The RNA shown here (Bacterial RNase P class A) has 376 nucleotides and comes from an Acidobacteriota bacterium. Model confidence (mean pLDDT): 78 of 100. The sequence is in RNAcentral, with records from ENA. A source record names the gene rnpB. NCBI's taxonomy places the organism under Bacteria, Pseudomonadati, Acidobacteriota.
RNA sequence: GGAGCCGGACAGGCAAUCGCGGCCCGCAAGGGUCGAGGAAAGUCCGAACUCCACAGGGCAGUGUGCCUCGUAACACGAGGGGGGGGCGACCCCACGGAAAGUGCCACAGAAAAAAUACCGCCCCGCAUCGAGGGGUAAGGGUGAAAAGGUGCGGUAAGAGCGCACCGCGACGCUGGUAACAGCGGCGGCAGGGCAAACCCCACACGGAGCAAGGUCAAAUAGAAAAGCGCUUCCCGCAAGGGAUGAAGGGCGGCCCGUCCGAUGCUUUUGGGUAGACUGCUGGACCCCGGGAGUGAUUCCGGGGCAAGAUGAAUGAUUGCCGUUCCCGGGCUCAUACCCCGGGGAAACAGAAUUCGGCUUAUGGACGACUCCGGUG
Numbered sequence: 001g002g003a004g005c006c007g008g009a010c011a012g013g014c015a016a017u018c019g020c021g022g023c024c025c026g027c028a029a030g031g032g033u034c035g036a037g038g039a040a041a042g043u044c045c046g047a048a049c050u051c052c053a054c055a056g057g058g059c060a061g062u063g064u065g066c067c068u069c070g071u072a073a074c075a076c077g078a079g080g081g082g083g084g085g086g087c088g089a090c091c092c093c094a095c096g097g098a099a100a101g102u103g104c105c106a107c108a109g110a111a112a113a114a115a116u117a118c119c120g121c122c123c124c125g126c127a128u129c130g131a132g133g134g135g136u137a138a139g140g141g142u143g144a145a146a147a148g149g150u151g152c153g154g155u156a157a158g159a160g161c162g163c164a165c166c167g168c169g170a171c172g173c174u175g176g177u178a179a180c181a182g183c184g185g186c187g188g189c190a191g192g193g194c195a196a197a198c199c200c201c202a203c204a205c206g207g208a209g210c211a212a213g214g215u216c217a218a219a220u221a222g223a224a225a226a227g228c229g230c231u232u233c234c235c236g237c238a239a240g241g242g243a244u245g246a247a248g249g250g251c252g253g254c255c256c257g258u259c260c261g262a263u264g265c266u267u268u269u270g271g272g273u274a275g276a277c278u279g280c281u282g283g284a285c286c287c288c289g290g291g292a293g294u295g296a297u298u299c300c301g302g303g304g305c306a307a308g309a310u311g312a313a314u315g316a317u318u319g320c321c322g323u324u325c326c327c328g329g330g331c332u333c334a335u336a337c338c339c340c341g342g343g344g345a346a347a348c349a350g351a352a353u354u355c356g357g358c359u360u361a362u363g364g365a366c367g368a369c370u371c372c373g374g375u376g
Stems, first nucleotide, its partner, number of pairs: 001372004006367002010363001012321007020035006037348001041359002044357005049209004061205005066080005081095001082093004096200002101198002103194003118140002120136005148166006167189001168187002171184005213278004223269006230245001232243004248260004285304008323345008
């Protein structure tokens, strides 16, 4: 110098002017104070909180799936084991069961799973340069994958058929909390893969969500109760009492028809809508110091209070400084460092009940480490 890999921070600062939202003070004018993020995002997990349901258990359904620890909890995190990738720093893995059962394995290939034989090899007789029968799975061929691998022996040719080593399996011992690892002798080896295919095993899970939920509460319509009044009928000499809610009355002899007529008015009650308030921001909270722990994390002490809007505030302009880039000049062996002048650039995004995570988006710096090349 180039290429790469990992990590923790930051997200410009200050001032002036104008403006917006909440709260406080003030009769008012006005003043004071606070005012987005590392992801506020996706809404993918886990909770708090609220309402509904609920004796207990099971089925169904969904999720998780190496071990130990952390945590309120998790599918998150830490440490470790195993497997895979990279020369390396380092990275990736839903990583229980395939001998409970079912299913699938394209194309190619003889055969895709208790199998089979296309070419080949060997044997046999026929008989002659080809077909038939048998043996074989060592060689060839197909495929992502072909029934342990290498070697020696063995054989007609072969084959765990026998043996040695490697692999594998179950067993024992040792180490480790465990996952697992190491060692030992034994077994000739056992039916390949896929479970983010059904399934089996173990564990966890009731549902809905702040438009949850709670409080106050118009107008209109409807409900109930009481009172006042009207119509008609009945009783009564009268005062009055009882019944009735469309009977009744006018036109008319009657029917149809048509017109009139109070199923009215007042008060109260409860439900409920609009609307308003609440939930609403002090909490598994933040900062600093110390202790325990490899670490995630936790304990102790001190300090702090930091948006709460709802057609939804959190902004704009200017100046100075800082960071970085470009251009010109100076210094210099130097396009490096440094100095001077001028000009630019600064992302992704934006709260809506609140937390813990994960994932995604995004700017330029910084630090540790790895590999390669050059110079001394």